[in-house]
Molecule: transfer RNA
Organism: Ardenticatenales bacterium
RNA sequence: GCGGGUAUAGCUCAGUGGUAGAGCGCCUGGUUGUGGCCCAGGAGGCCGUGGGUUCAAAACCCACUACUCGCC
Numbered sequence: 001g002c003g004g005g006u007a008u009a010g011c012u013c014a015g016u017g018g019u020a021g022a023g024c025g026c027c028u029g030g031u032u033g034u035g036g037c038c039c040a041g042g043a044g045g046c047c048g049u050g051g052g053u054u055c056a057a058a059a060c061c062c063a064c065u066a067c068u069c070g071c072c
Base pairs, nucleotide, nucleotide: 001071002070003069004068005067006066007065010024011023012022013021018055026042027041028040029039030038048064049063050062051061052060
C1' cells in the first nucleotide's frame, strides 16, 4: 500500500427497515439469626464518528476512527 472482519448497557453478546433486548454484574425489597442461593421490582444505551438514501436506519450506501485477520 491492497483486501476482509468487528464496533449495541459496566462485561459477554442478540437484534437483516417500523418504540433497543438477554445473561452476568449493580441498586431496592422479600426470604434468612447474618451472608449466599432463590423470588419480585428498578437503574443504566441519542447503537464508534460524520454524511447520504428512506415516510421511517442499530440495520442499506459513502467517508473516517479504533481494534483485528490476511496479502504484498